A computed fold for a 366-nucleotide RNA from Timonella sp., annotated as Bacterial RNase P class A.

[in-house]
RNA sequence: AGAGAUGGCCAGGCAAUCGCAGGCUGCGAAAGCAGCGUGAGGAACGUCCGGGCACCGUAGAGCAGGGUGGUGGGUAACGCCCACCCGGGGUGACCCGCGGGAAAGUGCCACAGAAAACAGACCGCCAACUUCACGUUGGUAAGGGUGAAACGGUGGUGUAAGAGACCACCAGUGCCCCAGGCGACUGGGGCAGCUAGGUAAACCCCACCCGGUGCAAGGCCAGACAGAACACGUUGAAGCUGCUCGCUGAGUGUUCGGGUAGGCUGCUCGAGCCCAUGAGCAAUCAUGGGCCUAGAUGGAUGGUUGCCACCUGCGCCCGAGUAAUCGGCGCAGGCACAAAACCCGGCGUACAAGUCAUCUCUUCCG
Numbered sequence: 001a002g003a004g005a006u007g008g009c010c011a012g013g014c015a016a017u018c019g020c021a022g023g024c025u026g027c028g029a030a031a032g033c034a035g036c037g038u039g040a041g042g043a044a045c046g047u048c049c050g051g052g053c054a055c056c057g058u059a060g061a062g063c064a065g066g067g068u069g070g071u072g073g074g075u076a077a078c079g080c081c082c083a084c085c086c087g088g089g090g091u092g093a094c095c096c097g098c099g100g101g102a103a104a105g106u107g108c109c110a111c112a113g114a115a116a117a118c119a120g121a122c123c124g125c126c127a128a129c130u131u132c133a134c135g136u137u138g139g140u141a142a143g144g145g146u147g148a149a150a151c152g153g154u155g156g157u158g159u160a161a162g163a164g165a166c167c168a169c170c171a172g173u174g175c176c177c178c179a180g181g182c183g184a185c186u187g188g189g190g191c192a193g194c195u196a197g198g199u200a201a202a203c204c205c206c207a208c209c210c211g212g213u214g215c216a217a218g219g220c221c222a223g224a225c226a227g228a229a230c231a232c233g234u235u236g237a238a239g240c241u242g243c244u245c246g247c248u249g250a251g252u253g254u255u256c257g258g259g260u261a262g263g264c265u266g267c268u269c270g271a272g273c274c275c276a277u278g279a280g281c282a283a284u285c286a287u288g289g290g291c292c293u294a295g296a297u298g299g300a301u302g303g304u305u306g307c308c309a310c311c312u313g314c315g316c317c318c319g320a321g322u323a324a325u326c327g328g329c330g331c332a333g334g335c336a337c338a339a340a341a342c343c344c345g346g347c348g349u350a351c352a353a354g355u356c357a358u359c360u361c362u363u364c365c366g
Stems, first nucleotide, its partner, number of pairs: 001362009012308007020039002023036005041337001045348002048346005053214004060245004065210005070084005085099001086097004100205002105203002107199003122144002124140006152170006171195001173192008218265004227256006238248002272291008310334007318327003
């Protein structure tokens, strides 16, 4: 210098002016007015997971159903995060993995191919029928061809031809022993049958986890109204999902008719944010100090103007340079994704432009 990898930060700035929503103070009988101060995000988004909180019958058991899935740790919890293991990719920094079991059972494996799984004979090879053969019968998975995948590989023995049929070495699997590690696992040695295809985001098996409904939860206040008919019900209605048991124990459902559709609360101080120190590889945790930072309810946080910054294009031909190019000035255009609604922790997705740190590879110079 070029090409990359990883992790962060930021999300235009200032001023003027017109507005909006809460809070406090003052004035006011009230409506309201004035002053001061506050007012979106890194994702506020999707609502995909996990929790807090609230209510439902203190919500219990079994089945069903759903979820998770290498190991260890973190956490309130998780399907999240960290570290490691194994497998795969990359020269490398590093990245990717829905990563338990296919040797419990069942199912499936398109097309092609003879055959897609207790094997099997299309071509080929061998033997017999036979005197010959392109015929028939049998043997053969070594060779050919098909496929994503063809029932270990190489060499030898053997045989009519062949074959783990047997032997040596290698690969793989299972079991045992030794060593290391908390563990997943790794390294070494021995034995065995000679070999076991893939698929569990197919059923299934194993281990662990899961009650339901969501702030329109729920609580309080004020106000209005008119009940009627039918059905079921203490031989158990109804209640929190399917079934059975267990629990509570008197209303429930449908139709018609009538009334209301207001206010307060929940509501924002919280697994909170910032800084320092310590523990830890890290995620994270502990201690100390500091800070208060939106609460609307048809839903506020915006509009306009000026200057500056940034980006793009064009022009000037002003400056540097042999040139490419860089700089300067002027004009025009652009300046993202998107916006709280009970609150947190994650994940996923969107995003104009800018910027920082660490690391890797290649080349050159000293």
RNAcentral holds the sequence, with entries from ENA. Its mean pLDDT, the model's own confidence on a scale to 100, is 77. Its Rfam family is "Bacterial RNase P class A". Rfam describes the family as follows. Ribonuclease P (RNase P) is a ubiquitous endoribonuclease, found in archaea, bacteria and eukarya as well as chloroplasts and mitochondria. Rfam classes the family as a ribozyme. A source record names the gene rnpB.